[in-house]
RNA sequence: UGCCAGAAGGAAGCGCCAGAACUGGCCUGAGGGCCAGUUGACGAGGACGGAGGAGUAUCGAUUUUUCGGCGGAUGCCUCCGGGGUCCCGAAGGAAGGCCCUCAAGGCGACCUACAAAACGACUCGGCGACGGGCGGACAAAGGGGUCGUCGUCCUUUUUC
Repeated sequence: UGCCAGAAGGAAGCGCCAGAACUGGCCUGAGGGCCAGUUGACGAGGACGGAGGAGUAUCGAUUUUUCGGCGGAUGCCUCCGGGGUCCCGAAGGAAGGCCCUCAAGGCGACCUACAAAACGACUCGGCGACGGGCGGACAAAGGGGUCGUCGUCCUUUUUC
């Protein structure tokens, strides 16, 4: 270093690296070549159950290589199953719509919370690229609240 077997641990901006960039060494008159390394997504958010499908799957931050490639993923679509829900009095039902337990029609406006990296004249490791620790600041979506607007069907009963 390769192969086989076993054990433990281990993921979703998650894992990996052959393009590329950067660092070091050697070689070359130079151009450049070879070898060994480093980088290669920063957090927020995200799972009723099953099957299949496609696959660039939400939101912002950043000195934008966070480029490029491969694989995967809680998102999306279809079907099935389970439990629910559906304005204008109440109850029941569900052709139909919607929800996945802080849930449950569409659209619009306003209000409202929190982060990590980057950064540092700090610290540790490394010849170095760079990596670890420590410290400090700033988001958006979402969620929640308010208002406006449009908005199912059937049966029974009740009120005006």